[in-house]
Molecule: c-di-AMP riboswitch aptamer (ydaO/yuaA leader)
Organism: Clostridiaceae bacterium
RNA sequence: AACUACACUAAGCUGAAUCCCGGUGAUGCCGGGUACGGAGGAACCAAAUAGAGGGGUUAGUCCGAGAAAUAUCUUGGUAGGGAGCCUUCUUUCCCGAACCCGUCAGCUAACUUCGGAAGCGAAUAUAGAAGGAGAG
Numbered sequence: 001a002a003c004u005a006c007a008c009u010a011a012g013c014u015g016a017a018u019c020c021c022g023g024u025g026a027u028g029c030c031g032g033g034u035a036c037g038g039a040g041g042a043a044c045c046a047a048a049u050a051g052a053g054g055g056g057u058u059a060g061u062c063c064g065a066g067a068a069a070u071a072u073c074u075u076g077g078u079a080g081g082g083a084g085c086c087u088u089c090u091u092u093c094c095c096g097a098a099c100c101c102g103u104c105a106g107c108u109a110a111c112u113u114c115g116g117a118a119g120c121g122a123a124u125a126u127a128g129a130a131g132g133a134g135a136g
Base pairs, nucleotide, nucleotide: 006136008134009133012120013119014118019033020032021031022030023029024028036115037114038113039112040111045106053104054101055100056099057098062077063076064075065074066073067072080095081094082093083092085132086131087130088129089128090127091125
């Protein structure tokens, strides 16, 4: 180094959301950066009237039923997302919220701008099958 066999995957998980520096008595708070994530914004291209508006973050959209008064409430599905090394498939389970802009936004170089949170956690899907990766 190659091959084979055996048992292992927990140096956490979802999320863009981590890390560094300074202030402070402080693990908190405040400030400045930052990996990373989002939005606006030409040409070309696309699209082309007006109204009932429209647009964006996010997995979190869309369709139906009932009550109500339009607001709203209840409920059944659903696009989509999640279930602990990764990918695909199968079955099962869970989520399917919330918020922002304010009549305005296709794409988009330069440029401008915002976020850089929060929650869960020693396990019942720690599921099965196939293929990989890692390390022993």